[in-house]
RNA sequence: UGCUUAUCGAGAAAGACGGAGGGAUUGGACCCAAUGAAGUCUUGGCAACCAUUCAAACCCCUGAAAAAGGUGCCAAAUUCCGCCCCGACGACGGGGACAGAUAAGUU
Numbered sequence: 001u002g003c004u005u006a007u008c009g010a011g012a013a014a015g016a017c018g019g020a021g022g023g024a025u026u027g028g029a030c031c032c033a034a035u036g037a038a039g040u041c042u043u044g045g046c047a048a049c050c051a052u053u054c055a056a057a058c059c060c061c062u063g064a065a066a067a068a069g070g071u072g073c074c075a076a077a078u079u080c081c082g083c084c085c086c087g088a089c090g091a092c093g094g095g096g097a098c099a100g101a102u103a104a105g106u107u
Base pairs, nucleotide, nucleotide: 002106003105004104005103006102007101008100013043014042015041016040017039021032022031023030027081028080029079044074045073046072049070050069052065053064054063055062078099083096084095085094086093087092
């Protein structure tokens, strides 16, 4: 880097440095930001994917506990829409795809 599987409407911020952008990408909408964005560091926290323990199961899968370890995360649904389908159309609502993020495995 690619591939496979699972999940993505829940949850969780203070300080220091920094100094104008940020919300993945493209177009639009909307929002955050000098009452200080991105980024870096410290501390704290959330969650429970892997790992751990127990139970069930028996080789597919499941439930519970805990949070020392490996990751991840801590504005807004992955901020929303774009493409397809359904509700006859628009609006609006619902479902799906694509793309993306994270984890585990693999290359």

A computed fold for a 107-nucleotide RNA from Larkinella arboricola, annotated as SAM riboswitch aptamer (S box leader). Model confidence (mean pLDDT): 81 of 100. The organism belongs to Larkinella, within Bacteria.